[in-house]
Order: sequence, then C1' cells, then structure tokens
RNA sequence: UUAAGAAAAGGCCUAACUUGCUAUAAAGCAAGGACGGAAAGCCACGGGUCUUAAAAGAGACAGCCUGAUUGUAAGU
Repeated sequence: UUAAGAAAAGGCCUAACUUGCUAUAAAGCAAGGACGGAAAGCCACGGGUCUUAAAAGAGACAGCCUGAUUGUAAGU
C1' cells in the first nucleotide's frame, strides 16, 4: 500500500422552532422536534457575549473559547 475476515456496538445528548410554566429581562424547566455533537457530561475561577441598571452592583450563557474534572469506543 492492497485485499479479505471477525468481534463489539447498533446506543447517548440535542439546536432552531412550537406549546405550557417561571423571571423585569438575558434566560431556565417540561413536552414535542433534530441543526448538529465523541465529551454538545459537569464546573461561572479566567477571557468573551448578553440582561438589568447606566453610578455601584446583581444576574444569564459550558452548543463562544481557555482550563479543571469525570466518562465512552477502537487500537497500541
């Protein structure tokens, strides 16, 4: 590099959007739904974006990025 074969797995999460509820809001939760994702599990200390204020402060986003941590498949 080419060809052939086997095992395992054949599952998981879920965007936008719709409905309901919560919040001043960002947004969150549940149901439906899948754009996508091998960490799209989790963590708000760091960067960033957003909300409320517009002074200070208080919040949201992990499916924005870094990072930490846990987990999965194959191979070595």
Description
The prediction has a mean pLDDT of 80. The RNA shown here (c-di-GMP-I riboswitch aptamer) has 76 nucleotides and comes from Sulfurovum sp. It was read from a public genome assembly, where an Rfam model found it. Its Rfam family is "c-di-GMP-I riboswitch aptamer". Its family is annotated with cyclic-di-GMP binding in the Gene Ontology.